[in-house]
RNA sequence: AGAGUAAAAAUGUGUUCGUAAAGUGCCUGCCGAACGGGGAGUUGUCGACAGGACGAAAGACAGUUGUCUGCGGUUCACAUUUUGCAUCCCGCU
Numbered sequence: 001a002g003a004g005u006a007a008a009a010a011u012g013u014g015u016u017c018g019u020a021a022a023g024u025g026c027c028u029g030c031c032g033a034a035c036g037g038g039g040a041g042u043u044g045u046c047g048a049c050a051g052g053a054c055g056a057a058a059g060a061c062a063g064u065u066g067u068c069u070g071c072g073g074u075u076c077a078c079a080u081u082u083u084g085c086a087u088c089c090c091g092c093u
Stems, first nucleotide, its partner, number of pairs: 001093002007083008017072003026052004031047003037090004058069004
């Protein structure tokens, strides 16, 4: 000097939930988890819980709770692309 991960993001397909408003996103507190092969590990990342603020797109058919088309920073899975150890020590080439 270089390689390598977990994972993250975007897009696509299918799918879940909601549309009787949950979820997503934001703030605070608290607890926990993960973070190249090994060790350590944050003021960074993610998650659970509690609280707070904000807040929406319905329509058609049918005729009583269904179907279809939509909508939602909706869930999950897969595919593609991009990014990729905060940092420190050791190891590998």
This is a predicted structure of a 93-nucleotide RNA (THF (Tetrahydrofolate) riboswitch aptamer) from uncultured Ruminococcus sp.
Its mean pLDDT, the model's own confidence on a scale to 100, is 77.
Taxonomically the source falls in Ruminococcus (Bacteria, Bacillota, Clostridia, Eubacteriales).
Of the family's consensus pairs, 80% are formed in the model.
The sequence is in RNAcentral, with records from MGnify.